[in-house]
RNA sequence: CCGCGCGGGAGAGUCCUCCGGACACAGUCCGGGGGCGCCGAAGGAGCAAAUCCUCCCCGGAAUCUCUCAGGCACCCGUACCGCGCGG
Numbered sequence: 001c002c003g004c005g006c007g008g009g010a011g012a013g014u015c016c017u018c019c020g021g022a023c024a025c026a027g028u029c030c031g032g033g034g035g036c037g038c039c040g041a042a043g044g045a046g047c048a049a050a051u052c053c054u055c056c057c058c059g060g061a062a063u064c065u066c067u068c069a070g071g072c073a074c075c076c077g078u079a080c081c082g083c084g085c086g087g
Stems, first nucleotide, its partner, number of pairs: 001087008013036001015035009037072003043068001044066003051061003
C1' cells in the first nucleotide's frame, strides 16, 4: 500500500402533479414519469476562491469547490475512523 471481516458512521421534500397497482375504496399506501427545491461522505471534474504541503513563485492535494453522476420517509449503503487477519 491492497484485499477481507467486525464495529462506529451522516446530510438533504415521505413537496406539487400525472399514470399504474393494492386496500378496509372520493381516502390511505406503494411504484414509475415530470416539475421546482435541496444534500455531498460511491464515483467524477477543477484548482476559479479559500485551506494545506513550502519563506515566495510554479506545482500538487483534499474532508475544499462544482453538482455530471448519485442521493433527499424508513432500511440498505456510502467517504472516513478503530480493531483483527492475509498478501